[in-house]
RNA sequence: UAAAUGUAGAGGUGCAUUUUGCAUGAGUAGUGUCGGGGAUAUGGCAGGCAUAGAUGAUCCGGCAUGAAAGGGUACGAUGCCGAAGAAGUAUAUGUCUUUGCACAUAUCCUUCUGGGCAUAUGGUUAAGAGCCAUAUGACUGUCAUCGUAAGAUGGAGUGCUGCUUU
Repeated sequence: UAAAUGUAGAGGUGCAUUUUGCAUGAGUAGUGUCGGGGAUAUGGCAGGCAUAGAUGAUCCGGCAUGAAAGGGUACGAUGCCGAAGAAGUAUAUGUCUUUGCACAUAUCCUUCUGGGCAUAUGGUUAAGAGCCAUAUGACUGUCAUCGUAAGAUGGAGUGCUGCUUU
């Protein structure tokens, strides 16, 4: 000096999970009752099956009563720096079910993204919140190259830096 292995770190409005409180959800869903109306409605969709219904279904309106989950935020706690987030295949579980599709959760593998922020578009959602994807913009950390310097250009995290060992 180069390569390999191990270990410890850095990026900062850093990442993820979680208790509790608060707001939102919402005077909503649901329930009861009255009136209208008159045959279907519900269980994710289809088939099947089941349940409710002329002792009045779905639906509309009045009155009374009246939630919750997900997501958010604040103080903490825990684990960390491919932290994490997406997309795709497969497997398992769940949604009444032998079936097909769809959705949700978990795991393995593959691919992409250094990080946060702002804006726009799209998706999700009750939502001008948040989250996700794409694009643009400056900022920021790191390495390489150029440069007297200020700085400029470019790359990607299986990267970069310190130490140990071979």